RNA sequence: GAAGUCCGCCAGGCAAUCGCUGCGCGCCACGUUGCGCGUGGAGGAAAGUCCGGGCCCCGCAGAGCAGGAUGCCGGCUAACGGCCGGGCGCCGUGAGGCGACGGAAAGUGCAACAGAGAGCAGACCGCCGAUGGCUCGCAAGAGCACAGGUAAGGGUGAAACGGUGGUGUAAGAGACCCCCGCGGGACUGGUAACAGGACCGGCACGGCAAACCCCAUUCGGGGCAAGGCCAAAUAGGGGAGCAACGGCGUGGCUCGCGCUGCUCCCGGGUAGGCUGCUAGAGGGUCGCGGUAACGCGGCUCCCAGAGGAAUGAUUGCCCGGGUUGGCUGCUGACGCGGCCGGCCUCGACAGAACCCGGCUUAACGGCGGACUUCCACG
Numbered sequence: 001g002a003a004g005u006c007c008g009c010c011a012g013g014c015a016a017u018c019g020c021u022g023c024g025c026g027c028c029a030c031g032u033u034g035c036g037c038g039u040g041g042a043g044g045a046a047a048g049u050c051c052g053g054g055c056c057c058c059g060c061a062g063a064g065c066a067g068g069a070u071g072c073c074g075g076c077u078a079a080c081g082g083c084c085g086g087g088c089g090c091c092g093u094g095a096g097g098c099g100a101c102g103g104a105a106a107g108u109g110c111a112a113c114a115g116a117g118a119g120c121a122g123a124c125c126g127c128c129g130a131u132g133g134c135u136c137g138c139a140a141g142a143g144c145a146c147a148g149g150u151a152a153g154g155g156u157g158a159a160a161c162g163g164u165g166g167u168g169u170a171a172g173a174g175a176c177c178c179c180c181g182c183g184g185g186a187c188u189g190g191u192a193a194c195a196g197g198a199c200c201g202g203c204a205c206g207g208c209a210a211a212c213c214c215c216a217u218u219c220g221g222g223g224c225a226a227g228g229c230c231a232a233a234u235a236g237g238g239g240a241g242c243a244a245c246g247g248c249g250u251g252g253c254u255c256g257c258g259c260u261g262c263u264c265c266c267g268g269g270u271a272g273g274c275u276g277c278u279a280g281a282g283g284g285u286c287g288c289g290g291u292a293a294c295g296c297g298g299c300u301c302c303c304a305g306a307g308g309a310a311u312g313a314u315u316g317c318c319c320g321g322g323u324u325g326g327c328u329g330c331u332g333a334c335g336c337g338g339c340c341g342g343c344c345u346c347g348a349c350a351g352a353a354c355c356c357g358g359c360u361u362a363a364c365g366g367c368g369g370a371c372u373u374c375c376a377c378g
Stems, first nucleotide, its partner, number of pairs: 001374010012318007020041008028031001043349001047360002050358005055223004067219005072086005087101001088099004102214002107212002109208002124154002126150003131147002133144004162180002165177003181203001182201003187196003227275004237266006246260005282301008319347002321344010
């Protein structure tokens, strides 16, 4: 110098003018609201609403069944499917990245196409044909490839019933042997996952569980439109009183029963209003413990709370980016800069809605730190 990896941070700035909204104060002709002044006013993801928790209600969730989620080990945490550290596997020269990473000797099942054969398999090509058969030959033997043998080689496939080499054989074969793999495994290291491994076995036990399933852990349901308080009008409910012994219905009549008027009270509840509502697992900084996630302590700060939903718009200057032109520096060249201008419908993604911890997704650019690889020079 070039190319990268990981971690952290920023998310244009200032001014003027015109607006929006919470709170406080003041004023008035007091409006479920006007005017003035002061002060506060989006994010790293406020998003998707995927996971976890606080809070609230139903309720009492003890047990079982069904169902869902998760799934190497240790730690962190209020909790998690998150994070940190480690193990193993895969990828990368590397810094590093990725992984639903329990069980396939409990059972059931699946494997398209291709291929002879896809699970306790299979002779398509190939090899052999020792043995039996046939032909030739006096014989030794030769030939044929009929019976048959063969999974070493070719070919198909994601996968072909351990791999390479040797012995062996007619050709072959864990049939046998070395090494590797596989199964068991004393012992050693490690909290553990796991790693190493004397020795033994003898190839038996292929793959898929984001197929059913089995095992372990975990989950009561619903959500601020939760929930609490105040409370019109109209209709309906309950009670008391008012007054004729009223009217209507049932009925032939009486009793009885039902309905009906006015006034007041009560409770439920709708519209509407208030609350929940923002001081919190809170931010900053310093110190200590820990590899880290994180924890503990001191000091300090107060930082949106709207309710169909405010946080904006215009102009100017500056900053950054892109593009283009002129002058110019270094170099052999490619190329890399410096200064001065022009232009840009360039400065993204996106807008809190009870709160918090995560994950995921979106996104113009820029800054800082640690590290890796390569090239050049000393």
Molecule: Bacterial RNase P class A
Organism: Zoogloeaceae bacterium